[in-house]
C1' cells in the first nucleotide's frame, strides 16, 4: 500500500429568536388565560419473534390431548438469550457457522435416471451346464472318381469295351473333441452404466468366474481396558471381518419446560326528559304545578307525582413509573454474571409534545492552493419517535477509535 476478522465507543456540539407537552409555585380571579423556574426519545424507542414482572380468571394432586426446546458446563426472574468449552464443517489465515438427542423400538418415503433405493437386486459383461445351428480336426462305416490288379471277349497287339475288386482325392452319415452365435437355466457385484446415495478402499491370494471368502496396510463401527476432563469429549492400548444406505425441517420415540387472558389487564368515582326495584300519594272525596312568602281564591291539570335503593353507559380519576434501574470504585470468576460500597433520579402523553429558523463550531467527501504546517471552497451529516414496565433476538443505518490476519512492496 491493498484485502480482510473481530471489538468498543458517538448518535452532532454551542449561541439567539419563534414555539409544542407535562410538572411546581405565582397572578389573575373562579369562564378562559397569563409569567417564573425545572424537566422533556433510541440503540434501535422498529417487527412484536421469544422469556418474564404486574393484573383479573381458573387451580387438591396427577395425567389425556397440544405446543415448545434438544452436544457439555456454566449464568439469568426466565428465555428459543448469553457466556466458556466439545464436535463437524467453510476459510492460507485473523475468524466464521451450525433445527449438533435417538433411524438396532416400530411405522412411512428416497423424484429423475437406472437392472435394482434396504434386503436385495443381474441391463450390459465374466463364468458354469443344457439345446439347436454353423465351421474345423480325428476315428469308423457307406458310396465312388482317377489309378492299380484280376476275368471274359474283340483287336490293327499300341490297346478298346464290359464285369468284379482295391479304392488316393472326394461325397454322405455316426461318434468324440474344439471354436463361434443364439436361447434357456443357474453362479458372480470384480468392471461398465445411472444416481445425490449402489452395501468399505489398495494389493495379494483364491475360484469356473468372482466375492472379507482369506490375509497385509489403510479408513470406519461396535466391545474391553487404561490415563485426562465436572462434563460434552480427547488420547492411548488390545479385540471382533463386524463393514451396518440416507431421511426425524416425516410420523413417532427419549428427556425437560408450558394453566388461560392482556393496561382495551384490573380498581374507584359516576350525569341524564336512557332505564330497573320498592314504598307513599292521587282518578271529581283532584295527587301535581302555577299565580305573592303563607292561607283563601283564581287559572291549568281526567293522570301521574314524590322519596328511597342497586347497575351500568358517557365522562373523570387511579394503575404510571423507583426499577431484576443508572453511575463510580472494589473483590469473586477466563467469562457471561455476581457480591460489598458511594452517589444519581432521568418523558409520562392520552391520537399522542420533544421542533424551525439564522450565526459560529466540530465530522466526513471531492475540489483548488502551499516545500511542509496549513489555508480556501462546495456539499453533506444517517436509520428512525416513547404509549403498563423489564431482558433478549431479528431487522434498518451514519461515523470514529484502537487491535488481528492475508498479500504485495521498500529498508
Nucleotide at each position: 500500500g491493498g484485502a480482510g476478522g473481530a471489538g468498543c465507543c458517538c448518535a452532532c456540539c454551542c449561541g439567539a429568536u419563534c414555539g409544542c407537552c407535562g410538572g411546581u409555585u405565582c397572578c389573575g380571579c373562579u369562564g378562559a388565560g397569563g409569567a417564573a423556574c425545572g424537566g422533556g426519545a433510541g440503540g434501535a424507542a422498529a417487527g412484536u419473534c421469544c422469556g418474564g414482572g404486574c393484573u383479573c380468571c381458573g387451580c387438591a394432586g396427577g395425567g389425556c390431548a397440544g405446543g415448545g426446546u434438544g452436544c457439555u458446563g456454566g449464568g439469568u426472574a426466565a428465555c428459543g438469550c448469553c457466556c466458556a468449552g466439545u464436535c463437524u464443517c467453510g476459510g492460507u489465515g485473523a475468524c466464521g457457522a451450525g433445527c449438533a438427542g435417538g433411524a438396532c423400538a416400530g411405522u412411512g418415503c428416497c423424484a429423475c435416471a437406472g437392472a435394482a433405493a434396504g434386503c436385495a437386486a443381474a441391463c450390459c459383461g465374466c463364468c458354469g451346464a443344457g439345446c439347436a445351428c454353423u465351421c474345423c480336426c480325428u476315428u469308423c462305416g457307406c458310396c465312388g472318381u482317377c489309378g492299380g490288379g484280376c476275368c471274359g471277349c474283340c483287336u490293327c497287339c499300341g490297346g478298346a469295351c464290359g464285369g468284379c475288386u482295391c479304392c488316393a482325392g472326394g461325397g454322405c452319415g455316426a461318434a468324440g473333441g474344439g471354436a463361434g452365435u443364439g436361447c434357456u437355466c443357474g453362479g458372480u457385484a470384480a468392471g461398465g452404466g445411472u444416481g445425490a446415495a449402489a452395501c468399505g478402499g489398495u494389493g495379494a491370494g483364491g475360484u469356473a468366474a468372482g466375492a472379507g471368502c482369506u490375509c497385509a496396510c489403510c479408513a470406519g463401527u461396535c466391545c474391553c481396558g487404561g490415563u485426562g476432563g465436572u462434563g460434552a469429549c480427547a488420547c492411548c492400548g488390545g479385540g471382533a471381518g463386524c463393514u451396518c444406505g440416507g431421511u426425524a425441517a416425516a410420523c413417532c420415540c427419549c428427556a425437560c419446560c408450558c394453566g388461560g387472558a392482556g393496561c382495551a389487564a384490573g380498581g374507584c368515582c359516576a350525569a341524564g326528559u336512557a332505564g330497573g326495584g320498592g314504598a307513599g300519594c292521587g282518578u271529581u272525596u283532584g295527587a301535581g304545578g302555577g299565580u305573592u312568602g303563607c292561607c283563601c281564591g283564581c287559572c291549568c291539570g281526567a293522570a301521574g307525582c314524590u322519596c328511597c335503593c342497586g347497575g351500568g353507559u358517557c365522562g373523570g380519576c387511579u394503575g404510571c413509573u423507583c426499577g431484576a434501574g443508572c453511575c463510580c470504585c472494589u473483590c469473586g470468576g477466563c467469562a457471561a454474571c455476581g457480591g460489598g460500597g458511594g452517589g444519581c433520579c432521568u418523558a409520562g402523553a392520552g391520537g399522542a409534545a420533544u421542533g424551525a429558523u439564522c450565526g459560529g463550531g466540530a465530522c466526513c467527501u471531492c475540489c483548488c492552493u502551499u516545500u511542509u504546517c496549513g489555508g480556501g471552497g462546495a456539499g453533506g451529516c444517517a436509520c428512525a419517535g416513547a404509549a403498563c414496565c423489564c431482558g433478549g433476538c431479528u431487522u434498518a443505518c451514519g461515523g470514529g477509535c484502537g487491535c488481528c490476519u492475508c498479500c504485495a512492496c521498500a529498508u
Model confidence (mean pLDDT): 75 of 100.
This is a predicted structure of a 411-nucleotide RNA (Bacterial RNase P class A) from Anaerolinea thermophila.
The same sequence occurs in records of 2 taxa.
The source organism's lineage runs through Bacteria, Anaerolineae, Anaerolineales, Anaerolineaceae and Anaerolinea.
It matches the Rfam family "Bacterial RNase P class A". The family's RNA type in Rfam is ribozyme. About the family: Ribonuclease P (RNase P) is a ubiquitous endoribonuclease, found in archaea, bacteria and eukarya as well as chloroplasts and mitochondria.